[in-house]
Model confidence (mean pLDDT): 78 of 100. c-di-GMP-I-GGC riboswitch aptamer from a Thermoanaerobaculia bacterium, 109 nucleotides, folded computationally. The sequence was found by an Rfam model in a public genome assembly. The model forms 90% of the base pairs in the Rfam consensus.

């Protein structure tokens, strides 16, 4: 230094529950206890996820615009729907890999 044992101390906590937070993804306290030798810290590389932003359709109400009046039509808007691969933007996850960073113990090789 490398490594990681049926070793000792200790530590972390997935699903799932209460409880609080958010629009979500997710976070935060409590319990749990699937697993973790970095399941410590980084979200600045790749991936995932997420949609108040944001594109695209449809349409309601509502403005325009044509029109004598309504309604159709056509243009804004935008409730709602759908996508966030391509426009774009904002976030979240490190317990997905991979890089940096740090750190307890202690056989055996």
């Nucleotide at each position: 230094c490398u490594c990681g044992a049926c070793a000792a101390a200790g530590g972390c906590a997935c699903a799932c529950c209460u409880g609080g937070g958010g629009a979500g993804a997710c976070c935060c306290a409590g319990g749990g206890u699937c697993g973790c030798a970095a399941a410590g810290c980084c979200a600045c590389g790749g991936g995932u996820c997420u949609u108040u932003g944001c594109u695209u359709u449809c349409u309601c109400c509502g403005c325009g615009a044509c029109g004598u009046u309504c309604a159709c039509c056509c243009g804004c808007c935008a409730c709602g729907a759908a996508g966030u691969u391509c426009c774009c933007a904002a976030g979240a996850c490190c317990g997905c890999c991979a890089a940096g960073c740090u750190a307890c113990c202690g056989a055996a090789g």